[in-house]
Molecule: c-di-GMP-I-GGC riboswitch aptamer
C1' cells in the first nucleotide's frame, strides 16, 4: 500500500421521542441505539426528496453508489 479480527481504547448514532427553528424536504439540541473502520469531513456525478414554478429557478438529504480530503488499531491471509 492494501486488508479488516468475538483483539484493545476511543467515536459515531437509525427508528421512535421531547424541545426549539423552517412554508417544506429537513436542520440543532436532549433522550435512545438499530446499526457503522470513516456513519469523520466536502457535496463534483448519479439518485431520492422538498418549495415556487413551467423557460426553469432555489433549496434538502446522501446512514445510497461513485468520487476527492483528512483520520484510530493493528490479528489472520
Nucleotide at each position: 500500500g492494501a486488508c479488516g479480527a468475538c483483539a484493545a481504547a476511543g467515536g459515531c448514532a437509525a427508528a421512535c421521542u421531547c424541545g426549539c427553528c423552517g412554508c417544506g424536504a429537513g436542520g440543532c439540541g436532549g433522550g435512545g441505539g438499530c446499526g457503522c473502520a470513516a456513519a469523520a469531513c466536502c457535496a463534483a456525478g448519479a439518485c431520492u426528496c422538498c418549495c415556487c414554478u413551467u423557460g426553469g429557478g432555489g433549496g434538502a438529504g446522501c446512514g445510497u453508489c461513485u468520487g476527492g480530503u483528512u483520520g484510530c488499531c493493528g490479528a489472520a491471509a